Small-subunit ribosomal RNA, 5' domain from an uncultured bacterium, 526 nucleotides, folded computationally.
The coordinates come from a structure-prediction model, not an experiment, and the mean pLDDT is 86.
[in-house]
Context: one part of a larger RNA
RNA sequence: GACGAACGCUGGCGGUGCGCCUAACACAUGCAAGUCGAACGGUGAACCGGGCUUCGGCCCGGGGAUCAGUGGCGAACGGGUGCGUAACACGUGGGCAACCUGCCCCCGACCCUGGGAUAACCCCGGGAAACCGGAGCUAAUACCGGAUACUCUCCUCCGACCACAUGGUCGGGCGAGGAAAGGUCCGCCGGUCGGGGAUGGGCCCGCGGCCUAUCAGCUUGUUGGUGGGGUAACGGCCUACCAAGGCGACGACGGGUAGCUGGUCUGAGAGGACGACCAGCCACACUGGGACUGAGACACGGCCCAGACUCCUACGGGAGGCAGCAGUGGGGAAUCUUGCGCAAUGCGCGAAAGCGUGACGCAGCAACACCGCGUGGGGGAAGACGGCCUUCGGGUUGUAAACCCCUUUCAGGAGGGACGAAGGGCGACCGGUGAAUAGCCGAGUCGCUUGACGGUACCUCCAGAAGAAGCUCCGGCUAACUACGUGCCAGCAGCCGCGGUAAUACGUAGGGAGCAAGCGUUGUCC
Numbered sequence: 001g002a003c004g005a006a007c008g009c010u011g012g013c014g015g016u017g018c019g020c021c022u023a024a025c026a027c028a029u030g031c032a033a034g035u036c037g038a039a040c041g042g043u044g045a046a047c048c049g050g051g052c053u054u055c056g057g058c059c060c061g062g063g064g065a066u067c068a069g070u071g072g073c074g075a076a077c078g079g080g081u082g083c084g085u086a087a088c089a090c091g092u093g094g095g096c097a098a099c100c101u102g103c104c105c106c107c108g109a110c111c112c113u114g115g116g117a118u119a120a121c122c123c124c125g126g127g128a129a130a131c132c133g134g135a136g137c138u139a140a141u142a143c144c145g146g147a148u149a150c151u152c153u154c155c156u157c158c159g160a161c162c163a164c165a166u167g168g169u170c171g172g173g174c175g176a177g178g179a180a181a182g183g184u185c186c187g188c189c190g191g192u193c194g195g196g197g198a199u200g201g202g203c204c205c206g207c208g209g210c211c212u213a214u215c216a217g218c219u220u221g222u223u224g225g226u227g228g229g230g231u232a233a234c235g236g237c238c239u240a241c242c243a244a245g246g247c248g249a250c251g252a253c254g255g256g257u258a259g260c261u262g263g264u265c266u267g268a269g270a271g272g273a274c275g276a277c278c279a280g281c282c283a284c285a286c287u288g289g290g291a292c293u294g295a296g297a298c299a300c301g302g303c304c305c306a307g308a309c310u311c312c313u314a315c316g317g318g319a320g321g322c323a324g325c326a327g328u329g330g331g332g333a334a335u336c337u338u339g340c341g342c343a344a345u346g347c348g349c350g351a352a353a354g355c356g357u358g359a360c361g362c363a364g365c366a367a368c369a370c371c372g373c374g375u376g377g378g379g380g381a382a383g384a385c386g387g388c389c390u391u392c393g394g395g396u397u398g399u400a401a402a403c404c405c406c407u408u409u410c411a412g413g414a415g416g417g418a419c420g421a422a423g424g425g426c427g428a429c430c431g432g433u434g435a436a437u438a439g440c441c442g443a444g445u446c447g448c449u450u451g452a453c454g455g456u457a458c459c460u461c462c463a464g465a466a467g468a469a470g471c472u473c474c475g476g477c478u479a480a481c482u483a484c485g486u487g488c489c490a491g492c493a494g495c496c497g498c499g500g501u502a503a504u505a506c507g508u509a510g511g512g513a514g515c516a517a518g519c520g521u522u523g524u525c526c
Stems, first nucleotide, its partner, number of pairs: 001525003005522005012373006019365001020331001025329003029326003034073003039070002042067001047062006080284003090208007099201002104197008112146004121136001123134004152177003156173007182189002210256003217247003222244008259281004263274004286307005309320004337363001339362003345359001346357004376406004386397004410467001412462005420453001423450007430442004470515005475496003481510005491498002
């Protein structure tokens, strides 16, 4: 000097940050991922029209709120944590002629024709529940055939160019294989195949960054080859066989510790230490293992198995996973509200309106940190009172107070009052379509409307110096001295050291020094 700090004393206001470093200990409760009716069949509330009516209502048609289901997309993002990991995990620079990529953009070709089911629903049954079984009906952008095939895939052949390990690119020939879905308010929105792009990812390699030799030898899928399998893809990734290799004092193997980085702190620098907040990458999601779905996961709020733990049970069987946001217990020197809002930014779904979003935007708590402001300003005595000291003359507190004049920041009260709103919605006009002054569409103009924070920031006014100062130190280092008390006691102390009867070093007082809404102490790093 620094800190994600803690502790002691003290504490006025604001802005901006920041706040479980310990038990990756266990968790009550609420919320944290949905959305689409313009994919589909049902359900059908308001409301409208018609009919009947014993005025209670009933029936038919329209209408579509709502609800669960089928289906689609999302749920692999966003958010958390640092356990593990000394590793191609990370950083940096390259490579893939060995790869994938939903949504998005561009280009080309196409969207033809059939079929059978199944949830919901209805009926029956089992179960305490979680849920489950059977029978029957039904739709689709759900599922399954057939047709067609552009430069697509595969086999094989030919030519050119490239690469130099196999191979890659382009052109051509024969053969084989592979698609689809419709919706709508008619403006559009969608679907399939192929090529290219963009974005995101997978894999490989060089180099770089901890301690320990009181760890010296390590290794059998081990090192390489061939055949096969597997993957989006190379590979001993896996497998059979063959060979006997591979690594190591330039530190293998083992042990310990640890997420890595941009950076942060310190330092003149070189360096040292650290990796909280913010940002990038990685790893993990009660513990261990596994795959499924999918463009993408071996998947925090998905599934299965095992284990520990907790809960429910009618004892047959079930349910759960805060290292999401708040919050609880526990641990600890120690770390916050079970708040408001989707108004903004961003994300998911949707044609849109919109819906969702503890991401986020805000508010709350804590001097935890940094920064700013205030606790008043001017005048006022050769200098009151009191206190302290005194050589008893006086000195000092001290312009300090009183007193006079002035100001009103901040806090308090009153009034006014935003930016953040761009976009969207509604209405009018205009334009397009059209027979139309229906409808529908539009990037145009105008008006109204949409803000959690919040009646906040900010502005004006009101009153009155009014409400606002402490902490540590004063022997030397080190800035600041006297008196009394104590008497090697009580005590102080970072080092040197003070205290045994005049202690500037202990305790108190007066005075002084230094910082100041803080001041000291402790801890850690330079």